RNA sequence: UUCUUAUCAAGAGCAGGCGGAGGGACUAGCCCGAUGAAGCCCGGCAACCGGCCAAGAGCACGGUGCUAAUUCUUGCGGAGACUUAUUUAGGUUUCUGGGAGAUGAGAG
Numbered sequence: 001u002u003c004u005u006a007u008c009a010a011g012a013g014c015a016g017g018c019g020g021a022g023g024g025a026c027u028a029g030c031c032c033g034a035u036g037a038a039g040c041c042c043g044g045c046a047a048c049c050g051g052c053c054a055a056g057a058g059c060a061c062g063g064u065g066c067u068a069a070u071u072c073u074u075g076c077g078g079a080g081a082c083u084u085a086u087u088u089a090g091g092u093u094u095c096u097g098g099g100a101g102a103u104g105a106g107a108g
Stems, first nucleotide, its partner, number of pairs: 001108008013042001016041003022032003026075001028073002043067003047064004051059002053056001071100001076097009
């Protein structure tokens, strides 16, 4: 880096330390941020693999992971409702399939 597969409506520090301006993948929105962003350490959670047993929506021991907002919404298609104008059409909104992405496990 590519492929396969499972999951993505739950959970986790509004006085922890260092750090200093950015961050939420990308697009368009909309948000978070000096009442301090990213990152690192510590703490916490427990999704996957392993481990343990009292075998449970258990423990958190090892390997990953996660710790604002549904994967924050959205990007392609279908269906319904409302609405503007009415020939085509536009707008708002709900549901749904897909795409993209994230994480684990397996494979090349």
Molecule: SAM riboswitch aptamer (S box leader)